[in-house]
C1' cells in the first nucleotide's frame, strides 16, 4: 500500500416531540429538536417481519425492525 476493526480527533447524519403543507390513512417533506448511528451514505419491498385502506380481490407505507448488495472519511492502540 490493500484487508479488518473501530480507540481519539475532526466531521457528519438525526428519534421522540412541536409547527405548516400534502395524504381517506399508513406516512411524507420544510424547519426546529437530539433518542441514537461507524456506514442512521445509496440501492433492494418479487428476502423475512411490520403497517394503512375497503379484514377479500387489489392498491399503498416504511430501509433508524432483521437481512442482502454496492460505494466511502479518519488512523491512536
Nucleotide at each position: 500500500a490493500a484487508g479488518a476493526a473501530g480507540u481519539a480527533a475532526a466531521g457528519c447524519c438525526a428519534a421522540a416531540c412541536u409547527a405548516u403543507u400534502u395524504g381517506c390513512a399508513a406516512a411524507a417533506a420544510u424547519a426546529g429538536g437530539a433518542c441514537g448511528g461507524a456506514a442512521a451514505g445509496c440501492c433492494u419491498a418479487c428476502g423475512g417481519a411490520u403497517c394503512u385502506c375497503c379484514u377479500u380481490a387489489g392498491a399503498g407505507a416504511a430501509a433508524g425492525c432483521c437481512a442482502g448488495g454496492u460505494u466511502a472519511c479518519c488512523c491512536a492502540a